Record summary
Model confidence (mean pLDDT): 85 of 100. Predicted 3D model of a 562-nucleotide part of an RNA (small-subunit ribosomal RNA, 5' domain) from a metagenome. The RNAcentral record of the full RNA draws on SILVA.

Context: one part of a larger RNA
RNA sequence: GAACGAACCCUGGCAGCGUGGAUUAGGCAUGCAAGUCGAACGAGAACCGAGGUAUUCAAGUAGCAAUAUGAGAAUACUUCGGGGACAGUGGCGAAAGGGUGAGGAACGCGUGGGUAACCUGCCUCGAAGCUGGGGAUAACACCGCGAAAGCGGUGCUAAUACCGAAUGUGAUUAUGCUGACGCAUGUUGGUAUAAUUGAAGAUGGGGAGCCGCAAGGCCCUGUCGCUUUGAGAGGGACCCGCGUCCUAUCAGCUUGUUGGUGAGGUAACGGCUCACCAAGGCUUAGACGGGUAGCUGGUCUGAGAGGAUGGUCAGCCACACUGGGACUGAGACACUGCCCAGACUCCUACGGGAGGCUGCAGUCGAGGAUCAUUCGCAAUGCGCGAAAGCGUGACGAUGCGACGCUGCGUGGAGGAUGAAGGCCUUCGGGUCGUAAACUCCUGUCAUUUGGGAACAAUUACCAGAGGGUUAAUACCCCUUUGGCUUGAUAGUACCAGAAGAGGAAGCCACGGCUAACUCUGUGCCAGCAGCCGCGGUAAUACAGAGGUGGCGAGCGUUGUUC
Numbered sequence: 001g002a003a004c005g006a007a008c009c010c011u012g013g014c015a016g017c018g019u020g021g022a023u024u025a026g027g028c029a030u031g032c033a034a035g036u037c038g039a040a041c042g043a044g045a046a047c048c049g050a051g052g053u054a055u056u057c058a059a060g061u062a063g064c065a066a067u068a069u070g071a072g073a074a075u076a077c078u079u080c081g082g083g084g085a086c087a088g089u090g091g092c093g094a095a096a097g098g099g100u101g102a103g104g105a106a107c108g109c110g111u112g113g114g115u116a117a118c119c120u121g122c123c124u125c126g127a128a129g130c131u132g133g134g135g136a137u138a139a140c141a142c143c144g145c146g147a148a149a150g151c152g153g154u155g156c157u158a159a160u161a162c163c164g165a166a167u168g169u170g171a172u173u174a175u176g177c178u179g180a181c182g183c184a185u186g187u188u189g190g191u192a193u194a195a196u197u198g199a200a201g202a203u204g205g206g207g208a209g210c211c212g213c214a215a216g217g218c219c220c221u222g223u224c225g226c227u228u229u230g231a232g233a234g235g236g237a238c239c240c241g242c243g244u245c246c247u248a249u250c251a252g253c254u255u256g257u258u259g260g261u262g263a264g265g266u267a268a269c270g271g272c273u274c275a276c277c278a279a280g281g282c283u284u285a286g287a288c289g290g291g292u293a294g295c296u297g298g299u300c301u302g303a304g305a306g307g308a309u310g311g312u313c314a315g316c317c318a319c320a321c322u323g324g325g326a327c328u329g330a331g332a333c334a335c336u337g338c339c340c341a342g343a344c345u346c347c348u349a350c351g352g353g354a355g356g357c358u359g360c361a362g363u364c365g366a367g368g369a370u371c372a373u374u375c376g377c378a379a380u381g382c383g384c385g386a387a388a389g390c391g392u393g394a395c396g397a398u399g400c401g402a403c404g405c406u407g408c409g410u411g412g413a414g415g416a417u418g419a420a421g422g423c424c425u426u427c428g429g430g431u432c433g434u435a436a437a438c439u440c441c442u443g444u445c446a447u448u449u450g451g452g453a454a455c456a457a458u459u460a461c462c463a464g465a466g467g468g469u470u471a472a473u474a475c476c477c478c479u480u481u482g483g484c485u486u487g488a489u490a491g492u493a494c495c496a497g498a499a500g501a502g503g504a505a506g507c508c509a510c511g512g513c514u515a516a517c518u519c520u521g522u523g524c525c526a527g528c529a530g531c532c533g534c535g536g537u538a539a540u541a542c543a544g545a546g547g548u549g550g551c552g553a554g555c556g557u558u559g560u561u562c
Stems, first nucleotide, its partner, number of pairs: 001562004006558003010554001013408006019401002026364003030361003035092003040089002047082011060069003099319003108244008118236003123232008131165001133163002140155006170197012201224006209218003245291003252282003257279008294316004298309004321342005344355004372398001374397003380394001381392004411441004421432004445503001447498005461483008506551005511532003517546005527534002
């Protein structure tokens, strides 16, 4: 000099873009952060409409009255139709997105290869199919146990839930023959035999025909889905070469250890695991041990080489109260799933239960130190859905903090009796100083008044036209034209007008290094100080004042790096 996720002192006008728990991976109140599908399925509350029954009230009518009758209204129960909440079965998602850096010196990361040793839901393209049956179970009802969390029993019912059977284009396995390729255990084809292996429906439309009293069904057809399978894309798994901090005041380490055979296991290779056999394997080119640390793209600095660093953003890894475990699934050994153990917190009727902010806000604690318990799904993306749409603390926004960078302003021109006043003085004057006053202007920002966006579409919906599909002018799909709708930020940005210099300057330094000097006070005291060093009666070094220098909404100090 440059830099920072900074902190502290003094000071502080506006805007844009960034950025903000680095310490206790310490503990957490509260709210939200993962749902969705009724076009898979049974059931169905509130509410609405129509009807029935019962009770009550009751205008009116008849009657002198008691009373009788009674349009209508209310309440309760109930039937049918609509309606669809909450819950349930089922499907997909919940393995993404979001957070953190504890652990880990490792194929973890980076880079370059390999798999003749592999898996892959959704998506794209292709091939072949979707026949016919069965038994349950939740919800629900009733009963019981329990304070609760919840649990048990009996009974009823559905499915794209579950289970047999059929169908085998294929696929897998075994064996035989055979082609091509490969260094190779083999790979890739063809063919034959044998064995194993599959399905589910939903929703639109319809001319003829068939069944049916009808509703509707068969049938035809569109869309979505289901089963088997090939290829792809994207994703994942494993293996290898090289690189990847300090320490020898760590020198020897190792028994599943090193290799083989066989078996098991895995998606798959492999001591991954096991039985047996052999006795190996690593190491001063640093094994083993100890310490420290997430790695990288990058970032800072530097002329570069290098050094330091890894916050925000992006890629990878690891973790989710601590330790262990598996289940489900295409995918997890699973942050807001399950089980066990532990520590802690909470509820309890003492028998027993509940919980996990290293998600977004927020709170306590510790700390020099780090923000709102905000708005919205309008955009972008993700999940589900045929779609409308629903959800989304991802995200988009706003707020707070001079924490950083950048921009703008705090006025401009004129103005000498060089005013008053301060300070200095050799008492003549000098200086603050065109500075002020005063005159004439300007109107950025702030204030106020009015107007007022983009982000919104190749979306969705509705209508028309053309084409495709089809038996078809339905339906559906594609293209195209027109219409309509959707904004949290926000009455914000921006534009125009109004008024008036009005609302907006400080901080540090002045002995040398180092730009900037005098006076007063103090008297080795009080104090200063980055180094040299100042201060003991004339201190440009302390304190105050005037002046000056530097930077400026900042300035200085401290910490850390080059």